[in-house]
């Protein structure tokens, strides 16, 4: 450098409950808290796929899969 991430380090991220607010809702925001996560970064008109509704070329989901950028690395 590429690959790789079974176990180790250093760093992150945070599912469900439960509390407060947004919204008709999927759903979001903050606390609290770990279920995992080696991309659980980021992308949602114009990859696919699920979801909602007040039914309108509205929306909402990246912790589905996919694009695409990257940190650390001992043994």
């Nucleotide at each position: 450098u590429a690959u790789c991430g079974u176990g180790a380090a250093a760093a992150g991220c945070a599912a469900a409950c439960c509390c407060g607010g947004a919204g008709c809702g999927a759903u979001c925001c903050g606390g609290u808290g770990a279920c995992g996560c080696a991309a659980a970064g980021c992308u949602a008109u114009a990859g696919g796929g699920g979801c909602u509704c007040a039914a309108g070329c509205a929306g909402c989901c990246a912790g589905c899969c996919a694009g695409u950028u990257g940190c650390c690395g001992c043994a």

Model confidence (mean pLDDT): 82 of 100. The RNA shown here (c-di-GMP-I riboswitch aptamer) has 75 nucleotides. Its Rfam family is "c-di-GMP-I riboswitch aptamer". About the family: GEMM was predicted in a large-scale screen for bacterial structured RNA regulatory elements. It was read from a public genome assembly, where an Rfam model found it.